[in-house]
RNA sequence: UCGUGCUAGGCGGGGGGGUGGCGGUCCCCUGUACCCGAAAUCCGCCAUAGCGGGGCCGAAUUCCCCCCUCGAGGCUGCAAGUGGCCGGAACUGCCGCAGUCAGCGGUGUUGAGGGUCGGGUCCUGAGCGGCGAGAGCCCGUGAACGGGUCAGGCCCGGAAGGGAGCAGCCAUAAGCGGUCACUCUCGGGUGCCUCAGGGGAGCCUGGCCUGAGCCGUCUGACUGUGUGUAAGCCGGUGCGCUGCAGUCGACAGGGGGGGCACGA
Numbered sequence: 001u002c003g004u005g006c007u008a009g010g011c012g013g014g015g016g017g018g019u020g021g022c023g024g025u026c027c028c029c030u031g032u033a034c035c036c037g038a039a040a041u042c043c044g045c046c047a048u049a050g051c052g053g054g055g056c057c058g059a060a061u062u063c064c065c066c067c068c069u070c071g072a073g074g075c076u077g078c079a080a081g082u083g084g085c086c087g088g089a090a091c092u093g094c095c096g097c098a099g100u101c102a103g104c105g106g107u108g109u110u111g112a113g114g115g116u117c118g119g120g121u122c123c124u125g126a127g128c129g130g131c132g133a134g135a136g137c138c139c140g141u142g143a144a145c146g147g148g149u150c151a152g153g154c155c156c157g158g159a160a161g162g163g164a165g166c167a168g169c170c171a172u173a174a175g176c177g178g179u180c181a182c183u184c185u186c187g188g189g190u191g192c193c194u195c196a197g198g199g200g201a202g203c204c205u206g207g208c209c210u211g212a213g214c215c216g217u218c219u220g221a222c223u224g225u226g227u228g229u230a231a232g233c234c235g236g237u238g239c240g241c242u243g244c245a246g247u248c249g250a251c252a253g254g255g256g257g258g259g260c261a262c263g264a
Base pairs, nucleotide, nucleotide: 001264002263003262004261005260006259009057010056011055012030013029014028015027016026020046021045022044023043024042034054035053036052037051063257064256065255066254068253069252073248074247075246076245077244078243080242081241082240083239084237085236086235087234088233091232092231093229094228095226096225097224098223099222100221101220102219103218104216105215106214107213113210114209115208116207117206118205119204120203121202122198123197124196125195126194127193128191129190131187132186133185134184135183136182138178139177140176141175147170148169149168154163155162156161
């Protein structure tokens, strides 16, 4: 150096969570890396390794070490930025309201605005009208047990005559139905109606006096105001992203290490 057979070892690792602590089941990263079974009020431990069972590779591109480099990703802290969310309303903005001024527009000597005297709108009462309801009047209907007239029949009588009275017919009662012209009573979300009284804030309107302003739901500026709004702003946030610091660190790169037996 080569061959054969072994052994150590390997067949993934890491972060978070959890735990007194460690490995695993759980979540995530890396990226390809044997199989089966159980594991959260959990499984196995106090060690360098998950536990139980099976299989493969095997001293090498594959195993081991490194206080080397790179670095996915995780965790912790910080303060700042940014986005989200929650809250606030001092200030700016916006919005609403009020006022002042300016512009513009309208209106005004065919009389603005103001003053004054009336009328209306409003309230109360009465009248009249209208509408509605009820009753009366009117029409129809309406009785075994109401009325009139009562054929036949019945009763009394010697007779003349008298009596009660069914059916029918007639007129009606209460009731029922209708008409709604008229009469009466009652009622009202009733009336461009009439009269009397009251009331006078506003509005409308007429007369008289005075004699130049008055109005704007428009635009702008300013001032004030608002339980308004929340864009800016202020505060908060175990929310996301970015940043800084610390920590762990897969994968990859670099460096180092690596056994025994037999035979040639």